The prediction has a mean pLDDT of 84. This is a predicted structure of a 386-nucleotide part of an RNA (large-subunit ribosomal RNA, domain III) from Kangiella sp. HZ709.
Context: one part of a larger RNA
């Protein structure tokens, strides 16, 4: 220079009370304003204690601070079913032998790893200052082991089927959700048309699982014989022949019923110093609209023709003969280990910062609207630290 620029999107503050040495900024309350396909809620990645409580204000916070994602101390993450681990494979990696190379090494068979994919099973309510599909209450389900009973040819690293898949489009059936009515409980404005009314406010919620098997989708079904295919075999699959037969099977949202004489529930009453605690508990129905969700990995259509393996079912080979296995029912037991706090379009991640930037997925109320545009708004969250 200079007490100058600046104090990081112009979403916005004002008042009362409290605490305190001190309050524009902290806490409580009442108004006002902003977002609302987000500036709300939940995950993945990443962070790694930032979560909750008490206490402190030297530093951090672009100001103050009694406040804090700051300091100090204590507390907090509970799983057979969520995810990982595990079983399985893809691209790709490694790679016994092997091949190549002067070598270092390169390639690669058997194999072994490798998810972003396939694979068993849980919901509702309650509870903490902080966790919950994990704790508690209630109601379920799956896998394994053992025992008992009944029936029965068992058996694979091999064969076969299922697993098992693209794009686009259209129509239908549903539900979530919302709205309206009904029902239940509560309210009553002195005036501007209405204020006991064609009024206002709030509520009207309930899962997985079990039983049933609907709208719909797919497929004719059964038996016998035969067989140059499926690297061997086969009663299995595929091919062929003959006979009988007109509904049989598979799948499948939703609904109904049970779960539930339960839970939840507006409100009412009682206690309480702030938070809060306890008791009781009404109605709990119908219609309309209606999804981008479900049926649906469906259907139709197109050419560029759209993973694999485990697993399950079935067939036999070697082998085994009452061993071993399978099915059904009942009972008993077992289900380890790791993650789980909190932020997550952000002041907690990536950007040197509490940085106008960047960051994958899920949910998607109301009025107007073609709409996830836009405007206003609910729940919820904020007023962006001078």
């Nucleotide at each position: 220079g200079a007490g100058u620029a600046a104090c990081g999107u112009u979403a916005a503050u004002g008042c009362g009370g409290g605490u305190g040495a001190a309050a524009a900024a902290c806490c409580c309350g009442c108004a006002c304003g902003c977002c609302g396909g987000a500036a709300g809620a939940c995950c993945a990645a990443g962070g790694u204690u930032u979560c909750c409580u008490g206490u402190u204000c030297g530093a951090u916070g672009c100001u103050a601070a009694u406040c804090a994602g700051a300091g100090c101390a204590g507390g907090g993450u509970g799983a057979g079913u969520c995810g990982a681990c595990c079983c399985c494979u893809a691209a790709g990696g490694c790679g016994a032998g092997g091949c190549a190379g002067a070598g270092a090494u390169g390639c690669g068979u058997a194999g072994u790893c490798g998810a972003u994919g396939g694979g068993a099973a849980u919901c509702a309510g309650g509870u903490u200052a902080a966790u919950a599909u994990u704790c508690c209450u209630g109601a379920a389900c799956c896998g394994g082991u053992g025992u008992a009973u009944a029936u029965u040819g068992u058996g694979a690293u091999g064969g076969a089927g299922a697993g098992a898949c693209g794009g686009a489009g259209a129509a239908g059936g549903c539900u979530a959700a919302a709205c309206u009515a009904g029902c239940g409980c509560g309210g009553c404005g002195c005036u501007u048309g209405g204020u006991u009314g064609u009024c206002c406010g709030c509520g009207u919620u309930u899962a997985a699982g079990g039983u049933u098997g609907u709208a719909g989708g797919c497929u004719g079904g059964g038996a016998a014989c035969u067989u140059a295919g499926g690297c061997a075999a086969a009663u299995c699959c595929g091919g062929g022949u003959u006979c009988c037969u007109a509904a049989g099977g598979c799948u499948g949202a939703g609904g109904a019923u049970u779960g539930a004489u339960g839970a939840c529930g507006a409100g009412u009453c009682c206690c309480c110093a702030a938070g809060g605690g306890g008791a009781u508990g009404a109605a709990g129905u119908a219609g309309u609209u209606g999804a981008u969700g479900c049926c649906a990995u469906g259907c139709u259509u197109c050419c560029a023709g759209g993973a694999a393996a485990a697993u399950c079912u079935u067939c036999u080979a070697a082998a085994c003969u009452u061993c071993a296995g399978a099915u059904a029912u009942a009972c008993a037991c077992c289900g380890a280990u790791c993650g789980u706090a909190c932020c997550c379009c952000a002041a907690a991640c990536c950007a040197a910062c509490a940085c106008u930037g960047g960051u994958g997925g899920u949910c998607a109320g109301g009025u107007a609207g073609a709409g996830a545009a836009u405007a206003c708004u609910a729940a919820g969250g904020c007023g962006c630290u001078u």